[in-house]
Molecule: transfer RNA
Organism: Candidatus Microgenomates bacterium
RNA sequence: GCGGCAUUAGUUUAGUGGUAAAAUGGUUCCUUGCCAAGGAACAGAUAGGGGUUCGAUUCCCCUAUGCCGCU
Numbered sequence: 001g002c003g004g005c006a007u008u009a010g011u012u013u014a015g016u017g018g019u020a021a022a023a024u025g026g027u028u029c030c031u032u033g034c035c036a037a038g039g040a041a042c043a044g045a046u047a048g049g050g051g052u053u054c055g056a057u058u059c060c061c062c063u064a065u066g067c068c069g070c071u
Stems, first nucleotide, its partner, number of pairs: 001070007010024004018054001026042005047063005
């Protein structure tokens, strides 16, 4: 220098052109004499920019970061 893959909540992972899911973690409440465990509720995310589309997390392009391969 070229090519490929990945990027979603604090963390680890799903997912799909039409409301983004779960686990764990966080907060509050219930249960208990207290703690732990258990139960309920709530908050929390699509790496950044642009394009296509009625509508983009999804499709296309560029950028950034990481990994792999080639030179």